[in-house]
This is a predicted complex of two RNAs, RNase P RNA and transfer RNA, with 474 nucleotides together. Rfam match: Bacterial RNase P class A. Rfam links the family to the GO terms dimeric ribonuclease P complex, tRNA processing and ribonuclease P activity. The prediction has a mean pLDDT of 78.
RNA sequence: CGAGUCGGCCGGGCGGCCGCGGCGGGACCGUUCUUCGGACCCGCCGAGGAAAGUCGGGACUCCACAGGGCAGCGCGGUGGGUAACGCCCACCUGGGGUGACUCAGGGCAGCGCCACAGAAAACAUACCGCCGGCGGCUGCGGGCGAAGGGCCGAGCGUCGAGCCAGGCCCCGUCGGCAGUGCGGGCAAGGGUGGAACGGUGGGGUAAGAGCCCACCAGCGCGGCGGGUGACCGCCGCGGCUCGGCAAGCCCCGCGCGGAGCAAGACCAAGCAGGGAGCGAGCGGCCCGCUCGAUGCUCCCGGGUAGGUCGCACGAGGCCGCCGGCAACGGCGGUCCUAGAUAGAUGGUCGCCCCCCGCUUCGGCGGGGACAGGAUCCCGCUUACAGGCCGGCUCGUUGC
RNA sequence: GGGGGCGUGGAGCAGCUUGGAGUGCUCGCCACCCUGUCAAGGUGGAGGUCGCGGGUUCAAGUCCCGUCGCCCCCG
Numbered sequence: 001c002g003a004g005u006c007g008g009c010c011g012g013g014c015g016g017c018c019g020c021g022g023c024g025g026g027a028c029c030g031u032u033c034u035u036c037g038g039a040c041c042c043g044c045c046g047a048g049g050a051a052a053g054u055c056g057g058g059a060c061u062c063c064a065c066a067g068g069g070c071a072g073c074g075c076g077g078u079g080g081g082u083a084a085c086g087c088c089c090a091c092c093u094g095g096g097g098u099g100a101c102u103c104a105g106g107g108c109a110g111c112g113c114c115a116c117a118g119a120a121a122a123c124a125u126a127c128c129g130c131c132g133g134c135g136g137c138u139g140c141g142g143g144c145g146a147a148g149g150g151c152c153g154a155g156c157g158u159c160g161a162g163c164c165a166g167g168c169c170c171c172g173u174c175g176g177c178a179g180u181g182c183g184g185g186c187a188a189g190g191g192u193g194g195a196a197c198g199g200u201g202g203g204g205u206a207a208g209a210g211c212c213c214a215c216c217a218g219c220g221c222g223g224c225g226g227g228u229g230a231c232c233g234c235c236g237c238g239g240c241u242c243g244g245c246a247a248g249c250c251c252c253g254c255g256c257g258g259a260g261c262a263a264g265a266c267c268a269a270g271c272a273g274g275g276a277g278c279g280a281g282c283g284g285c286c287c288g289c290u291c292g293a294u295g296c297u298c299c300c301g302g303g304u305a306g307g308u309c310g311c312a313c314g315a316g317g318c319c320g321c322c323g324g325c326a327a328c329g330g331c332g333g334u335c336c337u338a339g340a341u342a343g344a345u346g347g348u349c350g351c352c353c354c355c356c357g358c359u360u361c362g363g364c365g366g367g368g369a370c371a372g373g374a375u376c377c378c379g380c381u382u383a384c385a386g387g388c389c390g391g392c393u394c395g396u397u398g399c
Numbered sequence: 400g401g402g403g404g405c406g407u408g409g410a411g412c413a414g415c416u417u418g419g420a421g422u423g424c425u426c427g428c429c430a431c432c433c434u435g436u437c438a439a440g441g442u443g444g445a446g447g448u449c450g451c452g453g454g455u456u457c458a459a460g461u462c463c464c465g466u467c468g469c470c471c472c473c474g
Stems, first nucleotide, its partner, number of pairs: 001395010012352007020046007028038003048370001052381002055379005060260004067287004072256005077091005092105005106251002110249002112245003127190002129186003134183002136180005142174004148170005155163002198216006217241001219238008264309004273300006279291003316335008353368006400473007409426005419457001428444005450466005
């Protein structure tokens, strides 16, 4: 310098005028005082990094100061942080990347699914293929048959009945060779698929195969060592080898009671009662607990549409030191920083900043994102014009 | 504040539970036939980021997460 990766931060500034909401003070009016309200003056404060989506978790309030079980929902390597979490930090294992870095994460039980193709998609099977050691069968050639049959036939015979060496064929039997549209053995090779029940080499065999052996990969068991742990290293043994999907049901472990500031408490105003039930709180169900009779609940009808509190000091912000790799925690100092109720933050002017266009380089014109409190807090996610900073990696070049 | 549903050719839907070629229904559109002409009818055809992004899986309209838009219900 180029390419990349991870993280942090800002997100217009200053001033004048007018306007709006809140708080404090002063004087005035309604109403003499308190209270309350109205208008005036002065001072102070007045949206965000996401205030948003309402996704996760809590605080707070009420219902048993929340209990047991079932169902349901959520989470899922290990250790830690935290009030808690699906968040954060560190580490482990596996995948990707040259690397910085990044992505994923319980489950050898059971059930279910794996289209098409393919022989076969899961306690396996056999289409092509290989084999003939085995049972058959076929063919060829051979041995044996004193005690099976047929034919030919030298010879013998009183040439007659017949006897008979030998040859051939059938039959029986024995083993041999060859082949198998049968049975059988095999799973090496081909082919299908996203995925095919270890890989290489050797032995072995009829052919083969972890069938056997060596090495390698993987799984399980045992021992030793390291680590809090996930896990890692070494040694030995074993069967030889076990598919994928749990963001399918399910199993295991952990967590979750329900409702939500319209929670809930109080004050004021107003109205008209009637009916039903014995249970209600308890809101998915059961148990259990508590309360319960001029009581409670439900339904119909009627009335109100006001005010105060909750509600702004809090798991709070900033700075420093200490502990910790870190998330974070502890101690000390310092600061107070919106509280509206149909909902207040706006407009304008001047100077400056950034971007775009034009330019006679003096300036001129236009624009400045995403978006706004509504009980509060911690996270996550999403939106965002423009800009700043830092760590690390790879490549190239120079010293 | 709390809860539920929907998004698929131009329009309205089904398909999602049990993942398997974007498959189907009605209307519409285009061309041709029929008719003197139009409609109806017949034959053939075109037309799809399944709202968007990411993930799980061999494979996603379907399952999971995030996000956008619309609609409904309760207090």